A computed fold for a 72-nucleotide RNA from Arcticibacter pallidicorallinus, annotated as transfer RNA. The sequence was found in a public genome assembly.
Order: sequence, then C1' cells, then structure tokens
RNA sequence: GUUCCCGUAGUUCAAUGGAUAGAAUUUUAGAUUCCGGUUCUAAAGAUAUGAGUUCGAAUCUCGUCGGGAACA
Repeated sequence: GUUCCCGUAGUUCAAUGGAUAGAAUUUUAGAUUCCGGUUCUAAAGAUAUGAGUUCGAAUCUCGUCGGGAACA
C1' cells in the first nucleotide's frame, strides 16, 4: 500500500429495518444478620464518530477514527 473482519452499560454477550436497545456481571441503596457473606428487592449505567437512504436505522450505504487478520 491492497483486501477482508470488528466497534452496543465499567466487563462478557443479545437484539431478522418496527413496542421504552435486553440479560448476566458491576456499583449504590434497602430488606435479611449481633456483624460479615449468601439470598431477595429497587435504582444507576451503552449503540465509536459525521453524513445519507427510509414513515421508521444498533441494523442498510459512504466518509472519518480505533483495533485485528491476510497478501505485498
């Protein structure tokens, strides 16, 4: 340099163009306990970024950024 793949809560993963982006874990608060752990309840927390297509985009298209693989 060329081609291809990937980017979603702090972390690991879902979501066939259509309901408030879901679960586990984490953190915080409460319940339970003499205290702690376990367990239970509640809350907090995310689509890398810019544009386009569409009635509607995490999903499709293009650019940018970042990571990875192959070839040279």

Annotation
NCBI's taxonomy places the organism under Bacteria, Pseudomonadati, Sphingobacteriia, Sphingobacteriales, Arcticibacter. It matches the Rfam family "tRNA". Rfam classes the family as a transfer RNA. Rfam's curators write: Transfer RNA (tRNA) molecules are approximately 80 nucleotides in length.